[in-house]
Molecule: c-di-GMP-I riboswitch aptamer
Organism: Candidatus Brocadia sp.
RNA sequence: UUCCGAUAAAGGCAAACCCUGAGCGAUCAGGGGACGCAAAGGAAAGGGUCUUUAAAAGCCGUUUAAGCCGUUUAAGCUGCUUAAACGGCUUAUUAGAAGACAGCCUUACUGCCGAA
Numbered sequence: 001u002u003c004c005g006a007u008a009a010a011g012g013c014a015a016a017c018c019c020u021g022a023g024c025g026a027u028c029a030g031g032g033g034a035c036g037c038a039a040a041g042g043a044a045a046g047g048g049u050c051u052u053u054a055a056a057a058g059c060c061g062u063u064u065a066a067g068c069c070g071u072u073u074a075a076g077c078u079g080c081u082u083a084a085a086c087g088g089c090u091u092a093u094u095a096g097a098a099g100a101c102a103g104c105c106u107u108a109c110u111g112c113c114g115a116a
Stems, first nucleotide, its partner, number of pairs: 004114002012037002017032006035103001041109001043107001045106003048101006055093001057090012070077002
């Protein structure tokens, strides 16, 4: 010095959850709090997961129009079908865009300590 990592020493970080704030959201910041961590230090380069948006498909609802059946003297009313517009929901997919996660993995970079 490298690999490596101890029931060592000195220190460090802080999951879930709670409070406050930011964001449409994934999530983030601060405070409390500790499940864990030897890189749980910084970096979104590759993979991955997630979010938002768009498209497509399906379903539902509303409105309008047309048609049909029934009823009626008629006006009208009920039901059904089709089409269009609008709105909502869902799915997995596609394709694109914009993001989040470094405590999912890889990657390169930096770093404290030193028993075997």